[in-house]
């Protein structure tokens, strides 16, 4: 400088499902468990795709506005261990 992740080490996280809770849902938490992850640590900036109890508008079984969820969807931003270059 932020390029790579064969290899070693010490560790980290934690899909699916099971419990509890908390939300209208999507899903969040927390414990249990590991499918997997070099950033699977943080951020909703752009794209996606899911939801919608309540609110607007319509051409109302809908769809778009908005409000949500998803960083384990992808791209960006920002920080950071080991080792190797």
């Nucleotide at each position: 400088c932020g390029c790579a992740g064969c290899c070693a080490a010490g560790g980290g996280c934690a899909a699916a499902c099971c419990c509890g809770u908390c939300g209208c849902a999507a899903g969040g938490c927390g414990g249990g468990g590991a499918c997997g992850c070099a950033a699977a640590g943080c951020c909703u900036c752009c794209g996606g795709u899911c939801u919608c109890c309540a609110c607007g508008c319509g051409u109302c079984g809908c769809g778009c506005g908005g409000a949500g969820a998803u960083a384990g969807c992808g791209g960006g931003g920002c920080u950071g261990c080991c080792c190797g270059g």
c-di-GMP-I riboswitch aptamer from a Steroidobacteraceae bacterium, 85 nucleotides, folded computationally.
Its mean pLDDT, the model's own confidence on a scale to 100, is 88.